The part of an RNA shown here (large-subunit ribosomal RNA, half A) has 1608 nucleotides and comes from a metagenome. Its Rfam family is "Bacterial large subunit ribosomal RNA". Its family is annotated with structural constituent of ribosome and ribosome in the Gene Ontology. The full RNA is in RNAcentral, with records from SILVA.

Context: one part of a larger RNA
RNA sequence: AGCGCAAGGGGAAUGCCUUGGCAUCAGGAGCCGAUGAAGGACGUGACAAGCUGCGAAAAGCUUCGGGGAGCUGCAAAUGAGCAUUGAUCCGGAGAUAUCCGAAUGGGGAAACCCGGUACGGCAAUACCGUAUCAACGUGCUGUGAAUCAAAUAGCAGUACGUAGGGAACCGCCUGAACUGAAACAUCUAAGUAGGGCGAGGAAAAGACAUCAACCGAGAUUCCGCUAGUAGUGGCGAGCGAACGCGGAAGAGGCCAAACCGAAGGUAGCAAUAUCUUCGGGGUUACGGACAGACAUCAUGAUCAGAGGUAAUUAGACGAACGGCAUGGGAAGGCCGGCGAGACAGUGUGAGAGCCACGUAGUCGAAAAUGAAGACUGACAGUCUGGAUCCAGAGUACCGCAGGACACGAGGAACCCUGUGGGAAGUCGGGGGGACCACCCUCCAAGCCUAAAUACUACCUGAUGACCGAUAGAGGAGAAGUACCGUGAGGGAAAGGUGAAAAGAACCCCGGGAGGGGAGUGAAAUAGUACCUGAAACCUUGUGCUUACAAGCAGUUACAGCCCGUUAAAGGGUGGUAGCGUACUUUUUGUAGAACGGUCCGGCGAGUUAUAGUCACUAGCGAGCUUAAGACAUUCAGUGUUGGAGGCGUAGGGAAACCGAGUCUGAACAGGGCGAAUGAAGUUAGUGGCCAUAGACCCGAAACCAUGUGACCUAGCCAUGAGCAGGAUGAAGUGGAGGUAAAGCUCCAUGGAGGUCCGAACGCACGUUCGUUGCAAUGACCGGCGAUGACUUGUGGCUAGCGGUGAAAUUCCAAUCGAACUUGGAGAUAGCUGGUUCUCCCCGAAAUAGCUUUAGGGCUAGCGUUGGGAAUGAGUUUAGCGGAGGUAAAGCACUGAAUGAGCUAGGGGGCGCAAGCUUACUGAACUCUAUCAAACUAAGAAUGCCGCAUAAAUGCUUCCCAGCAGUCAGACUGCGAGUAAUAAAAUCCGUGGUCAAAAGGGUAACAGCCCAGACCCACAGCUAAGGUCCCCAAUACAUGCUAAGUGGAAAACGAUGUGAGAUUGCAUAAACAACCAGGAUGUUGGCUUAGAGGCAGCCACUCGUUCAAAGAGUGCGUAAUAGCUCACUGGUCGAGUGAUCUUGCGCGGAAAAUUUAACGGGGCUAAGCAUGUAACCGAAGCUUGGGAUUGCGCAUUGCGCAGUGGUAGGGGAGCGUCGUGUACGGGGUGAAGUACGAUCGAGAGGACGUGUGGACUGUACACGAGUGAGAAUGCCGGAAUGAGUAGCGAGAAUUAUGUGGGAAUCAUAAUGGCCGAAAAUCUAAGGUUUCUUGGGGAAGGUUCGUCCGCCCAAGGUAAGCCGGGAGCUAAGGCGAGGCCGCAAGGCGUAGUCGAUGCACAUACGGUAGAAAUUCCGUAGCCACCGAACUUUAAACCAGAAGGACACUUGCAGAUAGCGGAACCCAGCCGUUGGUUGAGCUGGGCGAAAGGGACUGAAAUAUAGUAGGGAAGUCCGCGAUGCUGUGAGGCGAGAAAAGCUCUGGUGUAUACUAAGGUGCCCGUACCGCAAACCGACACAGGUAGAUGAGGAGAGAAUCCUAAGGCCAAC
Repeated sequence: AGCGCAAGGGGAAUGCCUUGGCAUCAGGAGCCGAUGAAGGACGUGACAAGCUGCGAAAAGCUUCGGGGAGCUGCAAAUGAGCAUUGAUCCGGAGAUAUCCGAAUGGGGAAACCCGGUACGGCAAUACCGUAUCAACGUGCUGUGAAUCAAAUAGCAGUACGUAGGGAACCGCCUGAACUGAAACAUCUAAGUAGGGCGAGGAAAAGACAUCAACCGAGAUUCCGCUAGUAGUGGCGAGCGAACGCGGAAGAGGCCAAACCGAAGGUAGCAAUAUCUUCGGGGUUACGGACAGACAUCAUGAUCAGAGGUAAUUAGACGAACGGCAUGGGAAGGCCGGCGAGACAGUGUGAGAGCCACGUAGUCGAAAAUGAAGACUGACAGUCUGGAUCCAGAGUACCGCAGGACACGAGGAACCCUGUGGGAAGUCGGGGGGACCACCCUCCAAGCCUAAAUACUACCUGAUGACCGAUAGAGGAGAAGUACCGUGAGGGAAAGGUGAAAAGAACCCCGGGAGGGGAGUGAAAUAGUACCUGAAACCUUGUGCUUACAAGCAGUUACAGCCCGUUAAAGGGUGGUAGCGUACUUUUUGUAGAACGGUCCGGCGAGUUAUAGUCACUAGCGAGCUUAAGACAUUCAGUGUUGGAGGCGUAGGGAAACCGAGUCUGAACAGGGCGAAUGAAGUUAGUGGCCAUAGACCCGAAACCAUGUGACCUAGCCAUGAGCAGGAUGAAGUGGAGGUAAAGCUCCAUGGAGGUCCGAACGCACGUUCGUUGCAAUGACCGGCGAUGACUUGUGGCUAGCGGUGAAAUUCCAAUCGAACUUGGAGAUAGCUGGUUCUCCCCGAAAUAGCUUUAGGGCUAGCGUUGGGAAUGAGUUUAGCGGAGGUAAAGCACUGAAUGAGCUAGGGGGCGCAAGCUUACUGAACUCUAUCAAACUAAGAAUGCCGCAUAAAUGCUUCCCAGCAGUCAGACUGCGAGUAAUAAAAUCCGUGGUCAAAAGGGUAACAGCCCAGACCCACAGCUAAGGUCCCCAAUACAUGCUAAGUGGAAAACGAUGUGAGAUUGCAUAAACAACCAGGAUGUUGGCUUAGAGGCAGCCACUCGUUCAAAGAGUGCGUAAUAGCUCACUGGUCGAGUGAUCUUGCGCGGAAAAUUUAACGGGGCUAAGCAUGUAACCGAAGCUUGGGAUUGCGCAUUGCGCAGUGGUAGGGGAGCGUCGUGUACGGGGUGAAGUACGAUCGAGAGGACGUGUGGACUGUACACGAGUGAGAAUGCCGGAAUGAGUAGCGAGAAUUAUGUGGGAAUCAUAAUGGCCGAAAAUCUAAGGUUUCUUGGGGAAGGUUCGUCCGCCCAAGGUAAGCCGGGAGCUAAGGCGAGGCCGCAAGGCGUAGUCGAUGCACAUACGGUAGAAAUUCCGUAGCCACCGAACUUUAAACCAGAAGGACACUUGCAGAUAGCGGAACCCAGCCGUUGGUUGAGCUGGGCGAAAGGGACUGAAAUAUAGUAGGGAAGUCCGCGAUGCUGUGAGGCGAGAAAAGCUCUGGUGUAUACUAAGGUGCCCGUACCGCAAACCGACACAGGUAGAUGAGGAGAGAAUCCUAAGGCCAAC
């Protein structure tokens, strides 16, 4: 270290529980608000942070009822109280009800600021209290312009109203896109989502200018049908009525007008006419007015009133039990009783009818609300006549453009809108789907109208085959909380002690935390980290094993050691040996180095509704069946009705139509489809599949709508601020020179410039570092601009179909080729991933056709299940009969192609020509040898088709119906194409295997060879392939190979070697070797300088001698020479050459980490070839046993045949949760959980022992949120990495103190750092961080006694500082007004709005924390306030000033700084000097005061209280102040206070003494540990002061004051 066992820790699964949710039913209620809502802010308690309640009368007050003993909320304790004189509590009615909010006196950054008027308090102007003061609309009253009058606008008053909020439902206005159409534009989605306005408890609609069809119906709304019909529709996707029928409910009314009258106006002398208002009348198609006649009844939907019923808002009564034992406890057990109009339920120490609350039943209201019905009052006629009158006008209707109707412009009616035209008048008008006629029907252009219907924020009751803490609401706890975001908005986690706190007195250890005893309790392994307490993970102990060992970690076999069980002969461990590359997904194919998973636990995916279709089951059957609704009831889901409707019973046809037939047709023909009652359907349930819905789950990038954002950044507007220092030296000017005069030149002066150098400031060019950083853009070193198109603060404006842009697709909050948020929304995804228990039977495909199709589909093919069909299909072989044009072959055809011959023609030559000729070319023809996928006169094998044939096989075949999957295939053999007769390439055909197939072989190795695994066996036989060892099994025979060939490879090469064949030479002596010869004409001729066998040329290459010898095979020479060869003789003595075929070998042969081209050892066979005889060898075959499927016998067991399997089809089961019924179990111990050697083919089921402490099984049915290992899944926990990286710019050291403990805290000393900051003030922002005391769990990157941490207590004082009570800028809002579907936009008068204008204080002191605020001293401002005095105050108008930029000079005075021989205090030195121009320190202020220095007392502290010298001179000198000049062009706010003038105007105004002076801010940090950056973060952050030495300087270095030493 591994495995096992035991005991713990850790963690929070599981089980049980439920206070909380979810859903449904029934009833109620259905608005609140200027009498101030909804919603908030702030308060309110003895102590009080949160919630709840309440409101300065503040967990409450009054009163009326209920109720009856305790009470002061959640929520304890303490304190203090209340209550039978009735508290707390419950209900009714009142009172109070701060501030904000429609918010309403004005303003505003919601919960704040500032006012007017009238009263009141006070001495009062201050201050306080009470009441009141918005706008708009309508009515009325008054007043009243422009414009003489009148009228109107306007103004004022008065009364009523409006506003704002609310979950869904409702009406109207406006109105998308994704998506679907497999693309997309009409269309769809959808008049949906969203936006806006408005109303009510419902809303809307509604009383026929409606339908219908020649019959009729009779408002609207809703439900069931009609019907997915008629239609509509790129006639695509889709959309989709009506008539009519059955039901729910039921209800009809009123005006305008005609006519009559009244009042008023106008015209007219008047009659009269006409207009307005009002009253009567009248209201529909069978009308009314009008004329005549008759009548006074009845009814109710209306309105008002009284009464207060039922009911609601608190409540009350309410039956019946005891004992014994167990137990901590009885309600469980046993025994014996009782109630029931109550055995619903909950609680009580465990299962309770009889213990408690309740339940059935019965009662009850002072007060408030209050139906229905009834009561009282108000409110109406009928008939006849048919002359006249009336009956809704910019309307109907028409053109055009749209919308809506199911209906997309269509033949398009009907309805609505805009626009341009524009009627009729009952003898009229509208409709009946263009239009016209006839006919029928209705009467528009006015209004109201309950119920049936929709919804549920809210209240009450009840229910659940709904959830049970990762579930159910996001939320069972201080949850819309914490937290995130500028904002809109987003949005968690977190339940359980026990019956009862009995929550552990006391003792011990410890600083504490914590622990050990004791005690409580049934239990403390129930101890506020608390029920049960799984797993990962971490420990401790122990049995076995392990130190030569190479490992997907298992499995099989056998040792050794230890143990002893659910009794089965077992459990644990594992030394050795054999075999053995996880799982899932996706794939032709994965150990794959292709994807996914760190581990564990929980959660996590084919559901539901409605149509259809098929199968099965059930009912009825030529029939079957109800829907909505109604009724009944035991209130449970049922039962009974309801026949409207649907399907079926008849078909044919395009239809009219006919009909057991019909259509076609001239047909009585033929043919098609039907009929032949011998017909079967229909309604439900369950299951399979499909359609519509998100439709198995997760996943886009995107599109659209409403909003939120310019605190980042871009541009702009307004108002402020900043830029050390140095340099250069434009124009102009002055002077001198010069010129006729100028120009011009020089010297000065001057101070221009998108000028130069260079800090602050701004920017970001380069290297490096950094890259899990200091930092989601930084640091160091350098760099660029730095008076300008510069930088920057504050306030504002511009918004996504947009803005902004010195332009880069740049920026618009760490996001930009179109921000963010929420919604449409579960968009869509032909794509990827994932998809959860078991067993049994069968079992594919990767092909064809079509496809904007190619990784997707549809149909066919192939699978499966059910049914059916055949004396008979399929398959194979044989036989017989066919068609064919491939292989091979061939060259007649079509072409290609070579040689030869012959030859026309052509070319060349000759010739004047005729013509001749030709070593040129050459078709056709002939001969010989050839080639072809798109050549075939001829032509196989195989395959294919057929059969009254034969045999074999044995259902393999076909048809119908349900359900699929498959359309990426791979290699290999054979046959072709493409390619290069390349590829593990590609594409076809045809077999095989893999895919979906394990086993054996090939070392290993999907596709090759053998062979198809139901299970078991320590049985047997074989296949491929093997038999020396690894490794099971062998020997022999005959050859070959010498190369480790075997155990990679070609052309080509070779005297390797074996076999065969042919042919030379050879005892007449071959081949080889050795000895010898190798001559002569001749140096052949020619050529040549020479050429003599041997540079070259020529040639019948000759002749001679010879045993033989070439006019020469090589070497060689200048040429000869010389050496050789051929050839000959000798020696030797038997074979020796050449060629061809063939077996096995050799060379050719070079690659990268190590042999590495037999699997290794090794082999001369253990290689190769042939042969013989054995053996081994698989999950094949056989044998024995067992399981299961199908079939057959027939019997309850035999036989036969099967049982590999992906996609997929079919079948049978297991388990989980809940429900019902029956039967049980349980404190003598349920569920859960831990362990165990048990049973079953499996999913799984028991049993036992611990733990646990209250529930839970079995059987049969039913119903599902029903089974997890994978989705870069979600949530939580725990590992690994790892005691690893890191601990974030910088100097510390020592001593003392405190303390349980000190590198880190305090103090002191020494040392160091910053010093245009790392000092001081201050704006923004933060919001108590400030101070004191205490603490140390967590935070602090270490520590900690310390802290910006925790607890408690304290702290911020203003007439003169800042803001408001003053003003205005940009800009905002905006009475009236203009515009706009709405929301809203713009804008006048006004009113807000600082970053600007105006405006009164200084010094010193003081506390732990405050000071221009308190105190001291000295001032100033506004107002009140006598007398004197005066004419002004107030308001309005006018005017001046207020009132302004930049650059650059000059002058002056200062702040400040430096110095001193001057003044004051002190000092005189151990080393050169040291009584000297010596040294150290001070020398302020108008004054008060401060001040070096000195300096107590008190037990305690302190350089504290107190005392207190001097106060002079010189120099430098600003970027700040005052005054003033110049220059150029970019020409440099507004208003008020204040001043003057005028007008109106009437009684005050000014002022002393003396008074008065409101609200808010004020602590602390503020270049930072307190702000913005997630942090105690090397970043960012406006303004003011900013000393000395050196220096031009605010650069840089060193220092002062002051601060700091950086938190390992």